[in-house]
Context: one part of a larger RNA
């Protein structure tokens, strides 16, 4: 528990993909009158409660009388909004055409730089590691230097205050198949929408279970240092593991710690991607006309037209800084609102105990959901 709230004080679920019920939903006419308004009647026991008036000396206390509220049902009306039921309509949603940018996914292939093995030349004592140093490696020739195979794991510049996804999260190329999104036209089609308990599905990293792979890295263990100690922090080693495929877990400062959708309400300056003009400039590249020439060609110069980038204006979509009104305890937010207002959902409701116990449910398990209470301050 009426409320009043949810960036940072307790509150926005990891996402809301798909989405049940469910609530809410554009603009006109007309019908209907179910809900709403509304008139009468009739019932709403009596006591109380309210008003009037009277009884006990007086109050409590009490008798009489009226009046009121509500809710219900019968008739009878209003039709402005809901709702139904018919007709239409485009701005909301969507479809079609024509254009684009993207680390969006899945899959198969290639590649080069380091890196570590191995094999070969070369060489001759250290090498590595620190603050210092040891552990460790090295004459069975190491560190270094070339060369060559092999092997795995990540992709340097590009590179951004970039870009794409619903979040998680994606970045060497090329191919193949696939999701979304933006920009024009305004052709179709005509509310087809928003939101979404519950369900469903997706979710980093560790971690589980089969099986494969194992360069580097590296829990756990071992050593070696520091230290009173040193179960560390430094150094040598490592073994899960990180990697692949397949299945499980479902959690995080899963953050913008800010749910999703609509609508309004000054502006400034970056920056990504469409689109419209433009007298503009570069550039290609095609036609056309002039002119040289080594002449079935080739060059130059000019005009047209088209394509690309660049400038400048408008105007969409994302993405960022700043900052007006207003919010706001304040920081700070400020058309990517935390501002005005709608429409649904989800979540707080004093600290601790405690996200703990039980109890149910999911999991192999680790555990997750969901989740008090005693006592305490």
């Nucleotide at each position: 528990u009426u409320g009043g709230g949810c960036g940072u004080a307790a509150a926005g679920a990891g996402a809301c993909g798909c989405g049940u019920a469910g609530g809410c939903a554009u603009u006109u006419c007309a019908g209907c009158c179910a809900g709403u308004c509304u008139g009468a009647u009739g019932u709403u026991a009596a006591a109380g409660a309210u008003c009037c008036c009277g009884g006990c000396u007086u109050a409590a206390c009490u008798g009489g009388g009226a009046a009121a509220a509500u809710g219900c049902a019968u008739c009878g009306g209003a039709c402005a909004c809901u709702a139904c039921u018919g007709a239409a309509a485009u701005u909301g949603a969507g479809g079609g055409a024509g254009g684009g940018a993207g680390a969006g996914g899945u899959a198969a292939g290639c590649g080069g730089a380091a890196c570590g093995u191995u094999a070969g030349a070369g060489g001759a004592a250290g090498c590595g590691g620190u603050u210092a140093a040891a552990u460790g490696u090295g004459u069975u020739g190491a560190u270094c230097u070339c060369u060559a195979a092999c092997g795995g794991a990540a992709c340097a510049c590009c590179a951004a205050u970039g870009g794409c996804g619903a979040a998680g999260g994606c970045a060497g190329c090329u191919u193949a198949c696939u999701g979304g999104c933006c920009c024009u036209u305004u052709c179709c089609a005509g509310a087809c929408g928003c939101u979404g308990a519950g369900g469903c599905u997706c979710g980093a990293a560790a971690c589980c279970c089969u099986g494969g792979a194992u360069a580097g890295c590296g829990a756990a263990g071992c050593g070696g240092a520091u230290u009173a100690g040193a179960u560390a922090c430094c150094c040598g080693u490592g073994u899960a593991g990180u990697c692949c495929a397949g299945g499980g877990c479902g959690u995080a400062a899963a953050c913008g710690a800010u749910g999703c959708c609509c609508g309004c309400u000054a502006g400034a300056u970056g920056u990504u991607c469409g689109u419209u003009c433009a007298u503009g400039c570069a550039c290609u590249a095609a036609u056309u006309u002039u002119u040289u020439c080594u002449a079935u060609g080739a060059a130059a110069a000019a005009a047209u037209u088209a394509a690309u980038g660049c400038u400048g204006a408008g105007g969409g979509a994302g993405u960022g800084u700043c900052g007006u009104a207003g919010u706001u305890a304040a920081c700070a937010c400020g058309u990517u609102a935390a501002g005005c207002g709608g429409g649904c959902c989800g979540c707080c409701u004093g600290g601790g105990g405690u996200g703990u116990a039980c109890g149910g449910u999911c999991g192999c398990a680790a555990g997750g959901c969901u989740g008090a209470a005693a006592c305490u301050c």
A computed fold for a 377-nucleotide part of an RNA from an uncultured candidate division WS6 bacterium, annotated as small-subunit ribosomal RNA, central domain. RNAcentral holds the full RNA, with entries from ENA and SILVA. Its Rfam family is "Bacterial small subunit ribosomal RNA".